[in-house]
Context: one part of a larger RNA
RNA sequence: CGCAAGAGAAUUGAGUGGAGUCUUCCUUAGUACGAGAGGACCGGGAAGAACGAACCUCCAGUGUACCAGUUAUCGCGCCAGCGGUAAACGCUGGGUAGCUGUGUUCGGAGCGGAUAAGUGCUGAAAGCAUAUAAGUACGAAGCCCACCACAAGAUGAGUUCUCUCAUUGCGUUAAGCUAGUAAGUCCCCGGACAGAUUAUCCGGUUGAUAGGUCAGAGGUAGAAGUAUGGCAACAUAUUUAGCCGACUGAUACUAAUAGGACGAGGG
Numbered sequence: 001c002g003c004a005a006g007a008g009a010a011u012u013g014a015g016u017g018g019a020g021u022c023u024u025c026c027u028u029a030g031u032a033c034g035a036g037a038g039g040a041c042c043g044g045g046a047a048g049a050a051c052g053a054a055c056c057u058c059c060a061g062u063g064u065a066c067c068a069g070u071u072a073u074c075g076c077g078c079c080a081g082c083g084g085u086a087a088a089c090g091c092u093g094g095g096u097a098g099c100u101g102u103g104u105u106c107g108g109a110g111c112g113g114a115u116a117a118g119u120g121c122u123g124a125a126a127g128c129a130u131a132u133a134a135g136u137a138c139g140a141a142g143c144c145c146a147c148c149a150c151a152a153g154a155u156g157a158g159u160u161c162u163c164u165c166a167u168u169g170c171g172u173u174a175a176g177c178u179a180g181u182a183a184g185u186c187c188c189c190g191g192a193c194a195g196a197u198u199a200u201c202c203g204g205u206u207g208a209u210a211g212g213u214c215a216g217a218g219g220u221a222g223a224a225g226u227a228u229g230g231c232a233a234c235a236u237a238u239u240u241a242g243c244c245g246a247c248u249g250a251u252a253c254u255a256a257u258a259g260g261a262c263g264a265g266g267g
Base pairs, nucleotide, nucleotide: 001153005164006163007162008161009160010159011158015150016149017148018147021049022048023047024046025045026044027043033038051107052106053105054104055103059101060100061099062098066094067093068092069091070090071086072085073084074083075082076081110145112144113143118138119137120136121135167179169177170176184262185261186260187259188204189203190202191201192200209255210254211253212251213250214249215248216247218244219243220242225238226237227236228235229234
């Protein structure tokens, strides 16, 4: 821009892409078959491999400053207690959310259709024969459908529901142009299950959107100070402590204020 008014939703599916796998075991059955050795079709069931999708309850990894320990050195006057630096976490032990796989869950279902090679039935031309000429039946991991995702720019532009309504000026009562609006949308602002920007999604005081605060979950591992014991290093008690990023809930304390723009008059 189009989809013959302007909007907000929900859909149909022309079409496009994906998936489609394999193995072993049990049973049928040591049956059919076979002199024996051996050993099934068809059907039923169970484990798995690889591949794929989603997710983070469990297991595991990361988690650059969440907690603790610790060396050297410097600083806060000293002790104590802290802070800075050590290749961009100094080193070490752990670790929430998130992101992941090695973890978990699920997937590849069809006695649907038309067929290939192949196999038939009936059957003439051609008194026979012949699966074919008329007629008619099977048959594959392949094709079409079925399954999953996208999909009306499918210009062949589909369908349904809901909302807005019949104004200004110019103009030949018209076509058309113009202005202010409606439903609505955008700008703007707080953001995240989104993200390079954009887009998407949520929220904007009739509000829990983010921060803060409070409570909880969870992590670390028992703070400082004081007391007691010990020559001391240190230990114990106070202490289910102290501290804490992302998680959950509550709470308007702070910030989403204020505002601007666009946007129909058809048939």
Large-subunit ribosomal RNA, domain VI from a soil metagenome, 267 nucleotides, folded computationally. The full RNA is in RNAcentral, with records from MGnify. Its mean pLDDT, the model's own confidence on a scale to 100, is 87.